[in-house]
RNA sequence: AGAGUUUGAUCCUGGCUCAGGAUGAACGCUAGCGGCAGGCCUAACACAUGCAAGUCGAGGGGCAGCACAAAGAUAGUUUACUAUUUUGGUGGCGACCGGCGCACGGGUGAGUAACGCGUAUGCAACCUACCUUAUACAGGAGUAUAGCCCGAAGAAAUUCGGAUUAAUCCUCCAUAGUAUUUUCUAAUGGCAUCAUUUGGAAAAUUAAAGCUUCGGCGGUAUAAGAUGGGCAUGCGUCCUAUUAGCUAGAUGGUAAGGUAAUGGCUUACCAUGGCAACGAUAGGUAGGGGGCCUGAGAGGGUGACCCCCCACACUGGUACUGAGACACGGACCAGACUCCUACGGGAGGCAGCAGUGAGGAAUAUUGGGCAAUGGAGGCAACUCUGACCCAGCCAUGCCGCGUGCAGGAAGAAUGCCCUAUGGGUUGUAAACUGCUUUUAUUUAGGAAUAAACCCUUCUACGUGUAGAAGGCUGAAUGUACUAAACGAAUAAGCACCGGCUAACUCCGUGCCAGCAGCCGCGGUAAUACGGAGGGUGCAAGCGUUAUCCGGAAUCAUUGGGUUUAAAGGGUCCGCAGGCGGACGUAUAAGUCAGUGGUGAAAUCCUGCAGCUUAACUGCAGAACUGCCCAUUGAUACUGUACGUCUUGAAUUCGGUCGAAGUGGGCGGAAUGUGUAGUGUAGCGGUGAAAUGCAUAGAUAUUACACAGAACACCGAUAGCGAAGGCAGCUCACUAGGCCUGGAUUGACGCUCAGGGACGAAAGCGUGGGGAUCAAACAGGAUUAGAUACCCUGGUAGUCCACGCUGUAAACGAUGAUUACUCGUUUUCGGCGAUAUACAGUCGGAGACUAAGCGAAAGUGAUAAGUAAUCCACCUGGGGAGUACGAUCGCAAGGUUGAAACUCAAAGGAAUUGACGGGGGCCCGCACAAGCGGUGGAGCAUGUGGUUUAAUUCGAUGAUACGCGAGGAACCUUACCAGGGCUUAAAUGCAGAGCGAAUAGUUUGGAAACAGACUAGCCUUCGGGCGAUCUGCAAGGUGCUGCAUGGCUGUCGUCAGCUCGUGCCGUGAGGUGUUGGGUUAAGUCCUAUAACGAGCGCAACCCCUGUUGUUAGUUGCCAGCGAGUCAUGUCGGGAACUCUAACAAGACUGCCAGUGCAAACUGUGAGGAAGGUGGGGAUGACGUCAAAUCAUCACGGCCCUUACGUCCUGGGCCACACACGUGCUACAAUGGUAGGUACAGAGAGCAGCCACUGCGCGAGCAGGAGCGAAUCUAUAAAACCUAUCUCAGUUCGGAUCGGAGUCUGCAACUCGACUCCGUGAAGCUGGAAUCGCUAGUAAUCGGAUAUCAGCCAUGAUCCGGUGAAUACGUUCCCGGGCCUUGUACACACCGCCCGUCAAGCCAUGGAAGCUGGGGGUACCUGAAGUCGGUCACCGCAAGGAGCCGCCUAGGGUAAAACUGGUAACUAGGGCUAAGUCGUAACAAGGUA
Repeated sequence: AGAGUUUGAUCCUGGCUCAGGAUGAACGCUAGCGGCAGGCCUAACACAUGCAAGUCGAGGGGCAGCACAAAGAUAGUUUACUAUUUUGGUGGCGACCGGCGCACGGGUGAGUAACGCGUAUGCAACCUACCUUAUACAGGAGUAUAGCCCGAAGAAAUUCGGAUUAAUCCUCCAUAGUAUUUUCUAAUGGCAUCAUUUGGAAAAUUAAAGCUUCGGCGGUAUAAGAUGGGCAUGCGUCCUAUUAGCUAGAUGGUAAGGUAAUGGCUUACCAUGGCAACGAUAGGUAGGGGGCCUGAGAGGGUGACCCCCCACACUGGUACUGAGACACGGACCAGACUCCUACGGGAGGCAGCAGUGAGGAAUAUUGGGCAAUGGAGGCAACUCUGACCCAGCCAUGCCGCGUGCAGGAAGAAUGCCCUAUGGGUUGUAAACUGCUUUUAUUUAGGAAUAAACCCUUCUACGUGUAGAAGGCUGAAUGUACUAAACGAAUAAGCACCGGCUAACUCCGUGCCAGCAGCCGCGGUAAUACGGAGGGUGCAAGCGUUAUCCGGAAUCAUUGGGUUUAAAGGGUCCGCAGGCGGACGUAUAAGUCAGUGGUGAAAUCCUGCAGCUUAACUGCAGAACUGCCCAUUGAUACUGUACGUCUUGAAUUCGGUCGAAGUGGGCGGAAUGUGUAGUGUAGCGGUGAAAUGCAUAGAUAUUACACAGAACACCGAUAGCGAAGGCAGCUCACUAGGCCUGGAUUGACGCUCAGGGACGAAAGCGUGGGGAUCAAACAGGAUUAGAUACCCUGGUAGUCCACGCUGUAAACGAUGAUUACUCGUUUUCGGCGAUAUACAGUCGGAGACUAAGCGAAAGUGAUAAGUAAUCCACCUGGGGAGUACGAUCGCAAGGUUGAAACUCAAAGGAAUUGACGGGGGCCCGCACAAGCGGUGGAGCAUGUGGUUUAAUUCGAUGAUACGCGAGGAACCUUACCAGGGCUUAAAUGCAGAGCGAAUAGUUUGGAAACAGACUAGCCUUCGGGCGAUCUGCAAGGUGCUGCAUGGCUGUCGUCAGCUCGUGCCGUGAGGUGUUGGGUUAAGUCCUAUAACGAGCGCAACCCCUGUUGUUAGUUGCCAGCGAGUCAUGUCGGGAACUCUAACAAGACUGCCAGUGCAAACUGUGAGGAAGGUGGGGAUGACGUCAAAUCAUCACGGCCCUUACGUCCUGGGCCACACACGUGCUACAAUGGUAGGUACAGAGAGCAGCCACUGCGCGAGCAGGAGCGAAUCUAUAAAACCUAUCUCAGUUCGGAUCGGAGUCUGCAACUCGACUCCGUGAAGCUGGAAUCGCUAGUAAUCGGAUAUCAGCCAUGAUCCGGUGAAUACGUUCCCGGGCCUUGUACACACCGCCCGUCAAGCCAUGGAAGCUGGGGGUACCUGAAGUCGGUCACCGCAAGGAGCCGCCUAGGGUAAAACUGGUAACUAGGGCUAAGUCGUAACAAGGUA
């Protein structure tokens, strides 16, 4: 110091979350020791038991208990003892009187928002026992009362009566003025009242206690000190304004009372004040501070332990005593509760220390001791002391120590992992060897804390005080510590390992179980779940939970913002408040400086020191800021007072401007209506229609009349106004801005909470008005629906006057004012000079732009720049501008304005894509123009569906469907039924036994298979060979194409897809690749912050088209020769064709035109070919989780006498039906019959088959040639001739019957072909739809692969004949480029809204029910103070009694406030796959 999380990616805004520290903690797992601290945060709930405040005999009467002594008595006797008893004589002492203490110490935090606390002052308005100092004094007298004794009541607590008695108890008299009070007076001093140890005068008033060891301890009065307290005041001290007014002793005065003392503290009278937006009053919460935690600090949080103050002591009230209390372990009363009781009555108060119950997540022993420190009493010894000192329990925290150290590689074994003959890791870890002994255990020794008081002795001076020496006293404790022995011996866990965040693999699980602080993991290969191995972190602890601060600049003083992210009030005026021009003088409040005081100690910091160290503790210093008080000084700035000034502001004179406002008058066009005329059948309206109007005369047109509303052109990027807003012309009134130059005032200014005024549209009230338009409503359409969009009508309203409402995307989404800061340009109103030009200047309105600013878009003198002042507002999204409350309003509603709950985002700007029923440009058999088809029929074939034992599987929009399959009768074959096998085949190893395997014959059987018989190895004796069995191993067309490789389809042969460097941008990214042209093309040219390059395009490759060269066999035959009926048949030839190698040729090269160029155009030339000549191969980055695990390969999973394998038969060929692809047709451009002609390419030995014979034929039987430029195959359409003559035909051939041929082990399911017979549908095909742009479509035949044969009409090739049309790009489809919008990014098959239905959650309202606190009024009223009275008691003082005032508590009543609950009800939130629509995002289909 930061990090994660919104997005496809980016920057920003913004929330959520994490890493740190801390705790009086709790919980989980674990646990060796010690030191020092800490330990009911909850029920101020209730308490059993014990202890926590007594002491003094040197105050007193005394003597119950104890001890001693003496004397006496009685009894027993051992004559001196024992027991009992008497005597206060002594030590002492229960209870009692008296003194002092009990107001300290200890506990708790309920109450309290207060002079309670903190800080600083004051008391001239006060008190103070014990202590210190000083002065003085202590004479005399008297009466009681406890106790004791006697008696009585009661269960008890306790009480009563009688008699008698003491004091340091009480009372009286005396003594005193240096004391107090009062009056008068002088002086001095003071902030006022006043004060004075200054001077004087007068009067009044109060004291005392003794004891004694004779040393002393006490007593009284006064003054002073010290200590402690009381009171008053300034300042500071939580939240809520959804608490705005509060107050009757209230505010003040006079008088009196009361108090230690001031004071409405109390009372009487008088006055009417006092507090409050600088927050009164009310409500909620809370003890305050030093400090503690955190933080860089400022701050924020907190108030355990320790210290100071306050308050309280079961709840409430009250006083008494006392120096001090309204009193924790005192009293009285009331109340609640508990206990005892003989029912009459009594007792009690742990928020002291322990302890118990309860509550709770949770907090200890009914311990030891007064040895130390401190306290009370006492002369002292001493007693008391749950204060305190110690110990016990608890890892609650902090600190320290240990659980060993060194060597040790066969890198052991186990475990775990892997690419597994092997390696890695655990890991020097272990074993093993050596060493050490802190700690634990045992034994032994053994402190300090102790110095005093006191006692003894001594010294100094007057026997007392001071000093010295010695002695006594230890709970903790046989503790700390030390030494020895022993032996690695007694001692390691917890959390985590996807990122943040250090640390990774395997197995199991399979959106299950589970994890999770945030993001998020888990749906069969999970580093995220569970386990294991390994690792990381910390360590006697480790994690989790809770809370606080930090990070969070996320409330921002330090240190934030407000155009679009949350956020500028709709606008102006303006009181309070805040801020404010120039000069001077004074002052010194703020400010600054010096000095003094204060800021308790502890804490923090620094230094030193003590415990072995540390924690801890001690000493010293520093600090305690900002704060408070006093005092002295400074005077720049601010303030205050005074004076002056003119530049801010304003006034006046002059000029000017405008849809500025209010009221009145006038005008024309349009619309509607009415009347009259002309005129006739429609008008109107729409995408198209209909409703509507019209023959009773509409619409149209002409004339006249009436009504209301709005003001075309000018008109604008214009003007005016504070904003809302303002538009025909004109008059009156009113206001304002601007400009010029004089004059005047002299800071009069700016902003503005609360307040006031104005404030579009809609709406409301009253009264008018009503032409147009037009919510609601009606009708017509549209539609699945259409409560809409469109149409026809139409009422409120729209208009006027008066009043209300007070809101808008009231927007420049930009508050007002002032100053400063580059430029260009347009425009409006003034000034300037003669000025329509024009440089300048002042004030407005716009555009562009520099710097700057900004997240960017943008803004940029009209700032969103640089500064200043004031106001308003914001702090994640939703819930919600909602609820409740208050307030305003006639209402509608406005203003103010939450919470529970819920999410991890919501959002801004920009980027790249994708998309749009957005735009522009361009291309394609995309449309159009044509030709031929499909869709109708029959058949073939594939698919779906259905059926079936099985109809094996896959392919399913384009991109499946004559597809995998380029050949299912068996086989194939994967499917089904049945029958068999357990390994058919490969490979190798190990083990076992064997001599077979094999061949032939034969039996059963459908076959596989099983069985029988016969024949049947080699050897060097080690073995080899072969089969059989067993184990490993094989096998699987079983699953996953969403784990994969490879191959393939499609976009698409579309022109695109990228990179390096540079440049631009914070960045994603852009540029290049865009623009202007051009092209089939990102093809090329040109422009250009780009320059280049790569994959694609093109070219290079193959075929074809022309020519040449070379070479001529199986091909060719012009010329020469031979031969034949005829034929390159032969000799020969090398010309031609052809074959097959090489080469040439075409490049917009030439010409003309256009153009900068690229290029385009041309019936241009030349050329076989002309602008890519034609065709093929060739498929960029990528998309579709596209297809294929059944071609093959392969990870994982699954089966193993079966999901493997063999066999027979069946099935893949089923058939109501639907679809795709084809074939044949429907005929005359044809059919049939006869005749004649012309290819190319490919194939062939288990083959092609000439030729001959037979058969009507398929074919059969013979039989040449050919492994092929040599042999084998009739090309067909075409052409010629004849016939048919428009018909279900001489078209068409399905279907069926019969007879055959061929292949094959076998044609039944289920082959092809032939012949004879039969002769179905069909007469050109609805909606719709497909192909094709030239040697193409159409049409005609031929060949081949597969193959025994073939369901081939398929596929792939080959040639023959051989067209039509393209104006063109508006539209449909697909694609490319640019641009635009976007809330999409799984990318429009996207996103997303609302009702309803279901579940859960919190909340509001609500008849009612039930609590709480506080106030008011009335009634009652204990104890008690005070006042009055007083016949009783007392000599008296006084007391009891009685009366009165006040009051705690109780009761009653009506309201207000605030909770809980509630039938019912309202909206809200959340929840993978519910219903209905489709509102928003693109022009979202009505912006």

This is a predicted structure of a 1487-nucleotide RNA (small-subunit ribosomal RNA) from an uncultured bacterium. The RNAcentral record of the sequence draws on ENA, Greengenes and SILVA. It matches the Rfam family "Bacterial small subunit ribosomal RNA".